This is a predicted structure of a 74-nucleotide RNA (transfer RNA) from Phycisphaera sp. Rfam family: tRNA. By type it is a transfer RNA. The prediction has a mean pLDDT of 81. The RNAcentral record of the sequence draws on ENA and Rfam.

RNA sequence: GCCCCUGUAGCUCAGCUGGAUAGAGCGUGGCUUUCCUAAAGCCGAGGUCGCAGGUUCGAAUCCUGCCGGGGGUG
Numbered sequence: 001g002c003c004c005c006u007g008u009a010g011c012u013c014a015g016c017u018g019g020a021u022a023g024a025g026c027g028u029g030g031c032u033u034u035c036c037u038a039a040a041g042c043c044g045a046g047g048u049c050g051c052a053g054g055u056u057c058g059a060a061u062c063c064u065g066c067c068g069g070g071g072g073u074g
Stems, first nucleotide, its partner, number of pairs: 001073007010026004019057001028044005050066005
């Protein structure tokens, strides 16, 4: 250099046959319970879906470029 995979919450990931309010687990905050802690239960916060542009009535999802990570190869 070329090819493939990958980037979504603090972390690990799902969703990607274009359309529902963008989700789960863990973590985290509050409350209940307890003498206290842990465990358990309930409620909540947290995301410009890597960046920019394009297509579309509508984009996390499709197309293009760029950036980061992983792998293969001369």